Source information:
This is a predicted structure of a 265-nucleotide part of an RNA (large-subunit ribosomal RNA, domain VI) from a metagenome. It matches the Rfam family "Bacterial large subunit ribosomal RNA". Its mean pLDDT, the model's own confidence on a scale to 100, is 87.
Context: one part of a larger RNA
Order: sequence, then C1' cells, then structure tokens
RNA sequence: CGCAGGAAUAUUGAGAGGAGUUCUCCCUAGUACGAGAGGACCGGGAGGAACGCACCUCUGGUGUACCAGUUAUCGUGCCAACGGUAAACGCUGGGUAGCCAUGUGCGGAGAGGGUAACCGCUGAAAGCAUCUAAGUGGGAAGCCCACCUCAAGAUGAGUAUUCCCAUGGCAUAAGCCAGUAAGGUCACGGGAAGAACACCCGUUGAUAGGCUCUACGUGGAAGCGCAGUAAUGCGUGAAGCGGAGGAGUACUAAUAGACCGAGGG
Repeated sequence: CGCAGGAAUAUUGAGAGGAGUUCUCCCUAGUACGAGAGGACCGGGAGGAACGCACCUCUGGUGUACCAGUUAUCGUGCCAACGGUAAACGCUGGGUAGCCAUGUGCGGAGAGGGUAACCGCUGAAAGCAUCUAAGUGGGAAGCCCACCUCAAGAUGAGUAUUCCCAUGGCAUAAGCCAGUAAGGUCACGGGAAGAACACCCGUUGAUAGGCUCUACGUGGAAGCGCAGUAAUGCGUGAAGCGGAGGAGUACUAAUAGACCGAGGG
C1' cells in the first nucleotide's frame, strides 16, 4: 500500500516446512524345518544407540565483584579495621538467578488409503494355455493422509462475533480538507519478548526501584570478653554480609500530556 467505511477479537486451511532412523535381548520355542549341526516366519514384550524438541527438579558447567581466604604495594596520622591497584576478576576456594549439557522429560504411534517390483483370482483373443486384453485381490522405510509448526499478499486477499457512527468547511467529484468516534500510536514503568523493529504486561496497579520477611549463597563479621609470652583459639553467635529468586508493602516513579484515526457502500 492492498484486501471498496473505520476498528477489535476469534478462526477455516489452499499451500509450505519439519519429523520419518536403528540395534540387542526375552517369550512364542529349542517349536516348525533338519540325519545332525543348527534353527525360524508370524505375533507379543523389554532395554538401548544416535538424532530432534523442550526444560533446569536432580548431577554438573559458567556465573567480571555475591561471600570468604590470601601475597605485594599505596592510602585512610599510627594500632586495629577498611579501601585502591596488580591487563581489563591480582591469585585462590565456593556460589543464587539466568544461560547451558555431560543432566531431566518427551518424540519418531497407525488392524488408514493408493501403488512399485513381484505374487494371485476369474478370463478370452487363440475350444488349450495365459495375472490382462474387459474385470478383480494382495503387495515396500518410498507416495497421499494421519503427527508437529507456519499459513488469507490464498491479490482467488475467505469466515464468525462485537464496537463506532452517518459532523463541519470548500465544493458538487467515488473530490479535497478539518476536528472527532470506536480504536490505535508516541511518551512513561517494565518483561523468562527482544540486534533495531516487533511482541506482551502495566494506577480498576504490585510494572520497576526502595523497604520488610524469606529461600538460597558464603561460612562464623566488627567490637568486647576469656585463655595463651605470642602466633592463635574460644564465647557473645547458624554470626555477619549478600546480584538477578519468592512473598508482602503504594514509600518513590509509571506523571503531565501530544498525535493518528470513519463519513463509504
């Protein structure tokens, strides 16, 4: 921009894409078959491999400043206690959320259809024979459907429900313009949505921050007291500190606003 008024919501599915894999073991059954050795079809069940999708409860990885330890050096006058720097974490031990796999869950189901090679039935041409010429049955991981996803720009532009209304100016054209309606956009607070855009939520409010509580992480703060010559240890005390998680609470900020958007048929 189109889908012959402007919108919101829910849909149909023409069409397109994805998936489609495979192994071992057990039962049937040591049966059929076979002199024996060996050893099934058909049917039923179990466990895997790789691959794919999703997720983070578990097992782990990361987690750039969450906690702790520690070296050198500088600073806060000194002790103690802290802060800065050491190549974009000084080094080391851990680690929430998120992201992830090596972890967890699930998937490849069909006693549907039409077929290929092939196997048949009936059967002439050609008194026989012949699966084929008329007719008709079976038969593959392949084809169509079924399963998952997208999908009306499917210009063949579909369908359903609901909402808004037939103002004003110039004009007389299915015209141009203006302010509006339903509705939408910007702006604002945000998001397990995201490169930008888009998408989703938000004062009829827990949207973000703060605060309180808590899960969880680290691992026992400082100060003081006690023991020890001291290093240090113990007590106060599951301490102190803490990013993203959870719950609660309008304290702060989502304000104030601006713009677009029908008059058709």